[in-house]
């Protein structure tokens, strides 16, 4: 020099799944807590596949895929992730 790329704030978009079922409080409300079944995949965690590494055991190693711990299953809130703008930072020709 500043294509690109990584962060962060902001602002817009943004999906699935039980407003179940029982007990106890209750301000009488889809509340609050405690239990039980049933789902769901997009916070955030699990596990590897290609290829690397090693004499081997092993180890590294993606993802909206897997597991469903954690989280959720009107609405709000959260939400991966896209898309703006602004800042830092790094940086090809």
């Nucleotide at each position: 020099g500043g294509a690109g790329g990584a962060u962060a704030c902001u602002c817009u978009g943004g999906a699935g799944a039980a407003c179940c079922c029982c007990g106890a409080c209750u301000u009488c409300g889809g509340g609050u807590c405690g239990g039980g079944u049933g789902c769901c995949g997009a916070a955030g965690g699990u596990g590897c596949a290609a290829g690397g590494u090693g004499a081997a055991a092993g180890c590294c190693g993606a993802a909206u895929c897997u597991c469903u711990c954690a989280g959720g299953c009107a609405a709000a809130a959260g939400g991966a992730c896209a898309g703006a703008u602004u800042a830092u930072u790094u940086a090809a020709a």
Molecule: Glycine riboswitch aptamer